Transfer RNA from Eurytemora carolleeae, 72 nucleotides, folded computationally. Taxonomically the source falls in Eurytemora (Eukaryota, Arthropoda, Copepoda, Calanoida).
RNA sequence: GGGGAUGUAGCUCAGUGGUAGAGCGUCUGAUUCGCAUUUAGAAGGCCUCGGGUUCGAUCCCCGACAUCUCCA
Numbered sequence: 001g002g003g004g005a006u007g008u009a010g011c012u013c014a015g016u017g018g019u020a021g022a023g024c025g026u027c028u029g030a031u032u033c034g035c036a037u038u039u040a041g042a043a044g045g046c047c048u049c050g051g052g053u054u055c056g057a058u059c060c061c062c063g064a065c066a067u068c069u070c071c072a
Base pairs, nucleotide, nucleotide: 001071002070003069004068005067006066007065010024011023012022013021018055026042027041028040029039030038048064049063050062051061052060
């Protein structure tokens, strides 16, 4: 320098155009003499950034950035 993949909650990841979810973690309540377990609930996301298409974009298109990988 060129090709490919990935970017969504604190972490690991779903989500194939119509109000964004799970597991683990955190907090609160119940349970216990207490802890753990179990259980009910809550908080936490302008979906990496900018533009485009569309009535409507996490999703489609273009560019940028970051990480991983292949070639040279």
The RNAcentral record of the sequence draws on Ensembl Metazoa.